[in-house]
Small-subunit ribosomal RNA from Rhizosphaericola mali, 1521 nucleotides, folded computationally. Its Rfam family is "Bacterial small subunit ribosomal RNA". NCBI's taxonomy places the organism under Bacteria, Bacteroidota, Chitinophagales, Chitinophagaceae, Rhizosphaericola. Its mean pLDDT, the model's own confidence on a scale to 100, is 82.
RNA sequence: ACAAUGGAGAGUUUGAUCCUGGCUCAGGAUGAACGCUAGCGGCAGGCUUAAUACAUGCAAGUCGAGGGGCAGCACGUCUUCGGAUGGUGGCGACCGGCAAACGGGUGCGGAACACGUACAUAACCAACCUUAUCCUGGAGGAUAGCCCGGUGAAAACCGGAUUAAUACUCCAUAGUAUAUUUUGUUCGCAUGAAUAGGAUAUUAAACGCAAGGGGAUAAGACGGAUGUGCGUAUGAUUAGUUAGUUGGCGGGGUAACGGCCCACCAAGACCACGAUCAUUAGCUGAUGUGAGAGCAUGAUCAGCCACAUGGGCACUGAGACACGGGCCCAACUCCUACGGGAGGCAGCAGUAAGGAAUAUUGGUCAAUGGACGAAAGUCUGAACCAGCCAUGCCGCGUGAAGGAUGAAGGUCCUCUGGAUUGUAAACUUCUUUUAUCUGGGGCGAAAACCAUCUUUUCUAAGAUAUUUGACAGUACCAGAAGAAUAAGCACCGGCUAACUCCGUGCCAGCAGCCGCGGUAAUACGGAGGGUGCAAGCGUUAUCCGGAUUCACUGGGUUUAAAGGGUGCGCAGGCGGAUUUAUAAGUCAGAGGUGAAAUCUGUAGGCUUAACCUACAAACUGCCUUUGAUACUAUAGAUCUUGAAUGUCGCUGAGGUCAGCGGAAUAUAACAUGUAGCGGUGAAAUGCAUAGAUAUGUUAUAGAACACCGAUUGCGAAGGCAGCUGACUAAAGGACGAUUGACGCUGAGGCACGAAAGCGUGGGUAGCGAACAGGAUUAGAUACCCUGGUAGUCCACGCCCUAAACGAUGAUUACUCGACAUUUGCGAUACGAUAGUAAGUGUCUGAGCGAAAGCAUUAAGUAAUCCACCUGGGAAGUACGACCGCAAGGUUGAAACUCAAAGGAAUUGGCGGGGGUCCGCACAAGCGGUGGAGUAUGUGGUUUAAUUCGAUGAUACGCGAGGAACCUUACCCGGGCUAGAAUGUGAGUGACGUAGAUUGAAAGGUCUAUUUAUAGCAAUAUACACGAAACAAGGUGCUGCAUGGUUGUCGUCAGCUCGUGCCGUGAGGUGUUGGGUUAAGUCCCGCAACGAGCGCAACCCCUAUCGUUAGUUGCCAUCAGGUUAAGCUGGGCACUCUAAUGAGACUGCCGCCGUAAGGCGCGAGGAAGGAGGGGAUGAUGUCAAAUCAUCAUGGCCUUUAUGCCCGGGGCUACACACGUACUACAAUGGUAAGGACAAAGAGCAGCCACUUGGUGACAAGGCGCGAAUCUCAAAAACCUUAUCUCAGUUCGGAUCGGAGUCUGCAACUCGACUCCGUGAAGCUGGAAUCGCUAGUAAUCGUAGAUCAGCAAUGCUACGGUGAAUACGUUCCCGGACCUUGCACACACCGCCCGUCAAGCCAUGAAAGCUGGGUGUACCUAAAGUCGGUAACCGAAAGGAUCCGCCUAGGGUAAAACUAGUAAUUGGGGCUAAGUCGUAACAAGGUAGCCGUACCGGAAGGUGCGGCUGGAAUACCUCCUUU
Repeated sequence: ACAAUGGAGAGUUUGAUCCUGGCUCAGGAUGAACGCUAGCGGCAGGCUUAAUACAUGCAAGUCGAGGGGCAGCACGUCUUCGGAUGGUGGCGACCGGCAAACGGGUGCGGAACACGUACAUAACCAACCUUAUCCUGGAGGAUAGCCCGGUGAAAACCGGAUUAAUACUCCAUAGUAUAUUUUGUUCGCAUGAAUAGGAUAUUAAACGCAAGGGGAUAAGACGGAUGUGCGUAUGAUUAGUUAGUUGGCGGGGUAACGGCCCACCAAGACCACGAUCAUUAGCUGAUGUGAGAGCAUGAUCAGCCACAUGGGCACUGAGACACGGGCCCAACUCCUACGGGAGGCAGCAGUAAGGAAUAUUGGUCAAUGGACGAAAGUCUGAACCAGCCAUGCCGCGUGAAGGAUGAAGGUCCUCUGGAUUGUAAACUUCUUUUAUCUGGGGCGAAAACCAUCUUUUCUAAGAUAUUUGACAGUACCAGAAGAAUAAGCACCGGCUAACUCCGUGCCAGCAGCCGCGGUAAUACGGAGGGUGCAAGCGUUAUCCGGAUUCACUGGGUUUAAAGGGUGCGCAGGCGGAUUUAUAAGUCAGAGGUGAAAUCUGUAGGCUUAACCUACAAACUGCCUUUGAUACUAUAGAUCUUGAAUGUCGCUGAGGUCAGCGGAAUAUAACAUGUAGCGGUGAAAUGCAUAGAUAUGUUAUAGAACACCGAUUGCGAAGGCAGCUGACUAAAGGACGAUUGACGCUGAGGCACGAAAGCGUGGGUAGCGAACAGGAUUAGAUACCCUGGUAGUCCACGCCCUAAACGAUGAUUACUCGACAUUUGCGAUACGAUAGUAAGUGUCUGAGCGAAAGCAUUAAGUAAUCCACCUGGGAAGUACGACCGCAAGGUUGAAACUCAAAGGAAUUGGCGGGGGUCCGCACAAGCGGUGGAGUAUGUGGUUUAAUUCGAUGAUACGCGAGGAACCUUACCCGGGCUAGAAUGUGAGUGACGUAGAUUGAAAGGUCUAUUUAUAGCAAUAUACACGAAACAAGGUGCUGCAUGGUUGUCGUCAGCUCGUGCCGUGAGGUGUUGGGUUAAGUCCCGCAACGAGCGCAACCCCUAUCGUUAGUUGCCAUCAGGUUAAGCUGGGCACUCUAAUGAGACUGCCGCCGUAAGGCGCGAGGAAGGAGGGGAUGAUGUCAAAUCAUCAUGGCCUUUAUGCCCGGGGCUACACACGUACUACAAUGGUAAGGACAAAGAGCAGCCACUUGGUGACAAGGCGCGAAUCUCAAAAACCUUAUCUCAGUUCGGAUCGGAGUCUGCAACUCGACUCCGUGAAGCUGGAAUCGCUAGUAAUCGUAGAUCAGCAAUGCUACGGUGAAUACGUUCCCGGACCUUGCACACACCGCCCGUCAAGCCAUGAAAGCUGGGUGUACCUAAAGUCGGUAACCGAAAGGAUCCGCCUAGGGUAAAACUAGUAAUUGGGGCUAAGUCGUAACAAGGUAGCCGUACCGGAAGGUGCGGCUGGAAUACCUCCUUU
């Protein structure tokens, strides 16, 4: 020196993310209102609504020094005492003067020179005031009052007589006045003005004793009038408006200009830079908010305007068209004797009404100001004060210090206790603001006036003395006593500071947004506690802010809302290079103005503050002037690079018209020929023996142009394709000749504009909306099929819309690269390939973008112009207007409703998408289920009860591995109530045993008897009973409050983390890819590198062998011994037992492979590629199952939902389903004989053996707590015999009889035995299940539970022992990758439309009812102006009458606008309605756009278009290696 104080965000769309975008909140403010509450003071403010109506009082008077007078009061004088008297102070009413046009109120109207600001008046006025000059001579007639009389209810009025003035009239005088004319000078942008003279004409006055007043002229001041520039709402769904309209000439009028008014003449004037019309509104200084720019507002205060019940009009006056003046019309109110009168609070108070809402019928002129007056003074609801109101702003107080037993009480909890309320209280000490009482007590007063004095010509100035306060005995000061007189409101889920308990149970309620509430609510209600603010606190309403959400500062338009379908082009906007001039924009200096208040700064005054005051700054504006000239502009000159023209050749499905061509199709004729053709997923309709289809020949017709053909080309877009010709348009290239900025864009406008559609006339082969028929289907107004009209084609005329798309406006400039391709130039010996211009494409970089992506053909960087957007729906709808023959198009809202709608991308899930892979998933096989009978479980039904749970897979021979009682939870009945169990326990007693009685039992009542152990004893211990008390109990509810446990996906191969990297982010990468595996198993590659839980392995069983050890096991050798037998000695070889090792690892070989690994009738080996089996179950899913195993929160229950007992039930039975068993027989049944296991169990047990019984079993009885004994017989199997295909010698249900066993007890309701009986059933419909090897199938054995057993179940064990797998198209389930998605409760998803119901707003509508505005016609008050003879008057003049205009009234036809309406149209919202399933996945016919037709509805179909379609194949191109 510059700079100058200044800017915060959050919630809500999603499973999550980024973006777009709306909604909402936090802040400030108010003339506020409402709710709860309330101690004081100061300063402010106080009808925002009905410009609605107003009772009552007051708000404008004053002057006797203008006048005549004298009603009332007082004094004086006179008096006949009745009175008289303007003589005096004074003064009602009257004449006269001034004021009343200020002050005060309100905001109706008005969108306008009304307001603001700056200019102009050379078109103006101005009472009172100031200054200057001059004048104030003469004359006259009236009139009020007073008096007399009269009318009227009143208001008021009339007549007569008489009288005054500063009232009125006339005459005279006058110039720096006015008018006409004339001669100069000066000035101005101009119309013109100023000034110095001359001539002619005209116009004044008021007086008063005095103070003083009056008249003329000029100037000033104050105030006003008029004009102009700029600024100052909304709507174009208001586009044309205007007849005194625009201008001229001449008059009239005015203070003055002017169509202000009139006559005549001309035809103009305004408008897209928004006229006119409609709606709304007083404007400003300023106020609120905001960082500012802005936005909103216009209370109080101040300036201006407008208005005074609604309108019109003038008079008076200096000033009014006059709030408290007049006339008239209208509405309303009041009085009335009905004849007629009176009135105007938007002045101050006040009343009523309206309303959410806004005060006293107060005091005083003390101050300030105003009117009048010479003055005293009078008047003043202006003003100053007081009253009411927390309406606002500001200040103060409701006490301060100490005080822990952390009191009591409250609340909460994990509850012998703790936490919190809380130093809070109590208690001690202190203070006294405020309130109360007592006492004192202001400033505001300065004067004027009057009186005296001094100076002074008048005027004026000064000094002295006296007087004047509504507020108010108020502010303030002092004293007294005493914590004494004084705290609430809102909130506590997030935003947003502040948390717990109880109640309630989608109820009651809350809510600003998101959202809370369905039994554990920090969200409702209460409480305790806390937080915030505080004499206030919340709520509501409104404005600004946040909102960069209308974006000037400071936004956007590919996909979110948004580029016009395309071009041409008027206006407008913008515009290349050089130079000159001007100075409009621009910049700088100076001047004027920008009222005061407000705001800001600095000071000052009230104790402080609010408040008030002074000064400064500011008021970002407008005007004038001087200068600067870079840029823009304007004018002139020049230039060539922009643009255009020219010459030359070239290019193309560019356009229009005409002609020609072949293939195909259809039809017709003829021929050949015979039974079908055609069509479909399969069919049928249809055609065909009257000869189809097929084949051949010929003819006719219309439409479209295969191949070439392509990310090709052309065109402004739509669009354009056989060939030839004519006409025509264009791009780009080369040359650099011509013009010389001629350019770009482009609102309106004009033109073109696919398909469909319309009109007229043709044409019609194929195709083909509608329509018909056939199918499909629950239906099928569809998809498929057979037909088929309009149409498709041509000519002419309309329509004017599309996903008219690159969803990307036009133009210009700049900004890395690569490749391909078209055309031209150019280069080139060939081959190849540089360069250049204009196109057409793909990829990629910087940059941009929310991302996807764009990327020299930009969505990058900039510039210009145009168009468009501002949450979703309602709606591209309604109404209006324009266009159209119509269909319809263009323009284009609102009410109401929602808190979202949307874009891109992410992770999942899903797909009647794709790829890869796996699994007894299918296939290939074997055997079943579904049929029968029985068993068992379930459903249902029944019942007093048939207890409860489990219910797709993942319930149903499940909990239950065993219901006659018990179990048992259920039912009926009988009982108990601290209870059936356990602990402490005063006390009693051993426990107990025996008995009686009652009862169904439980239980009740009663009797008898006994007294343990240690110790001498007291006592202790053990056991039993046990009053009171404390802890009960519950298979009651909630598995959706939970723990634990379990099922399932699934023994599927997955699920994650750390660090790094990528991405704005959710997330991704790793984990994808190429291989491989049973496996995310391993290898390779790779922005990943590692790791964890899973896989595998480690564990167990089993298959081989070794070692160790041999009893209860074994017996080869030796010996003994038996009818026989490891029976015995002995041995431990073998088998076996049970401990420990070995062994298998693709280790070896060969082939393939980079590797991992794979393959092999490989080797070796007991075993070969995980040898077989088991245990082992990742992250998670199903609010899966279980409160009835157990545990447990909460709730419920307590003479019962607890406990005990007897009986019953869980076992019922028309029926339905699941799982099994036994069968239907000869691969069998029966009988007899014979052989071979494993694994288990056993003392309240297994039971050898003997005897009895046909048998179940019984009576005796050895052994064994078990490698010793027992159960125990294995069975299928083998041999022999018999049965011979039958409802049987199959099958065994059912039933009858007789028994056995267990058990307190087999009736409901056990098993077994014997005899008899001998049902269905002859291999099982649709459908469906299991199993891949020691498996299926088949055969038996054992065990748990258990007194017994309903076991055919379950869990184990061994015996015999198959078939088949081509393969992965399909069904089901799963894994990975990828793709689409409008799903995320995740396809059992989402979602569309009609119909039905309720509610809401709205459009149309025969009409009906208002409102304002304009037009035409009729009528017309008051009043101005003009005219006027009769009447009055001496005259001036008046009256009267006439005319113009006009408020108002009436009539008429339209337009606009508002309300309402039978009926009617669609729309929105609601709930669990009805019908379908249109869309989202290839959504099951890809969807969508335009158009047309059709249909209950979504919708379907035709024509053309789009990709914002999936999948597959092919072609082409690009990138990398």